[in-house]
RNA sequence: AUUUGAAAAAGGCAAAUCCAGUUGAAAAACGGAGACGCAAAGUUACAGGCCUACGGUAAACAAAUUACUAUGGUGGCUGAACCGCUGAA
Repeated sequence: AUUUGAAAAAGGCAAAUCCAGUUGAAAAACGGAGACGCAAAGUUACAGGCCUACGGUAAACAAAUUACUAUGGUGGCUGAACCGCUGAA
């Protein structure tokens, strides 16, 4: 340096759920508690997928609402890029 592995050692991250916590229109994110799991469950929204629809557009109009749409989100959905501990070969 390459391939391969969580069997091991040292460690790491933290699902669901809860909080008369925070931000946000929401999805969701952050903080605390908590561990389902994860060899990249480290970082990055480039491509695809998925989630949401403030705003915008269209329809409906007696009320109301419905549909479409990311510029929002998701890296613990997949690919890709970059960085990294350790065992074996």
This is a predicted structure of an 89-nucleotide RNA (c-di-GMP-I riboswitch aptamer) from Ornithinibacillus caprae. Its mean pLDDT, the model's own confidence on a scale to 100, is 84. It matches the Rfam family "c-di-GMP-I riboswitch aptamer". From the family's description: GEMM was predicted in a large-scale screen for bacterial structured RNA regulatory elements. Genes associated with GEMM are involved in a diverse array of functions, including chemotaxis regulation, signal transduction, secretion and chitin.